[in-house]
RNA sequence: CUCUAAAAUUAAACAUAGGUCGAUAUAAAUCAAAUAAUAUGGUUUUGAAGUCUCUACCCGGCUGCCGUAAAUAGCCGGACUAUCGAUGGGAUCUCGCGGUCA
Numbered sequence: 001c002u003c004u005a006a007a008a009u010u011a012a013a014c015a016u017a018g019g020u021c022g023a024u025a026u027a028a029a030u031c032a033a034a035u036a037a038u039a040u041g042g043u044u045u046u047g048a049a050g051u052c053u054c055u056a057c058c059c060g061g062c063u064g065c066c067g068u069a070a071a072u073a074g075c076c077g078g079a080c081u082a083u084c085g086a087u088g089g090g091a092u093c094u095c096g097c098g099g100u101c102a
Stems, first nucleotide, its partner, number of pairs: 019087007026056001030048005041066002050057001058078007
């Protein structure tokens, strides 16, 4: 100086991945305070709240109701996220067989 083995430390990468379907959670609810409009209108913001739960808490449509006031009611369709299961797929390792090269 090189190689091998073991241990420690540091750094990077990482696949129990990604996909599809289903289940559970949550009702993509609810409540409060402000804020805006007025039948061609019914908005916007913040906080709380719900889940053995991180995140999210919106979009579109329909039917009412309110005779101009300050208040909205109900229904339908459509997600994401977390965990679990199924399916399928991939990665890695081992063994066997065959081929090629050294």
Notes
This is a predicted structure of a 102-nucleotide RNA (Purine riboswitch aptamer). Its Rfam family is "Purine riboswitch aptamer". About the family: Riboswitches are metabolite binding domains within certain messenger RNAs that serve as precision sensors for their corresponding targets. Allosteric rearrangement of mRNA structure is mediated by ligand binding, and this results in modulation of gene expression. A class of riboswitches that selectively recognises guanine and becomes saturated at concentrations as low as 5 nM. In Bacillus subtilis, this mRNA motif is located on at least five separate transcriptional units that together encode 17 genes that are mostly involved in purine transport and purine nucleotide biosynthesis. It has also been shown that some members of this family are specific for adenine instead. Hence this family are termed purine riboswitches. A reference for the family is Mandal and Breaker (2004), "Adenine riboswitches and gene activation by disruption of a transcription terminator", Nat Struct Mol Biol. The model forms 100% of the base pairs in the Rfam consensus.